The RNA shown here (c-di-GMP-I riboswitch aptamer) has 85 nucleotides and comes from Halanaerobium saccharolyticum.
Of the family's consensus pairs, 95% are formed in the model.
The organism belongs to Halanaerobium, within Bacteria.
RNA sequence: AUAAAAGAAAAGCAAAAUUGUUGAAAAACAGUGACGCAAAGUAAGGGGUCUAAGGCUUGAGAGCUAUGAUAGCCCGACUGCCACC
Numbered sequence: 001a002u003a004a005a006a007g008a009a010a011a012g013c014a015a016a017a018u019u020g021u022u023g024a025a026a027a028a029c030a031g032u033g034a035c036g037c038a039a040a041g042u043a044a045g046g047g048g049u050c051u052a053a054g055g056c057u058u059g060a061g062a063g064c065u066a067u068g069a070u071a072g073c074c075c076g077a078c079u080g081c082c083a084c085c
Base pairs, nucleotide, nucleotide: 007085012037013036017032018031019030020029021028022027035072041078042077045075046074047073048070049069050068054065055064056063057062
């Protein structure tokens, strides 16, 4: 100087559950809590999945629809810590 794989140390994130708030919902945010994570950092470009307020269809049940959500479902993009202890 390099960083493909495995381990260590330091630092970090935080699933389920639960409490509160927001939301039509999916879900998000905050507290508690750790299932896990080397990108579980950032961002909805492609695919998937979830929801269906509004809209469309319908005689009515109901059906369809993302402009909502998910980066901890996958691919791709951008950035990044340690690393011979």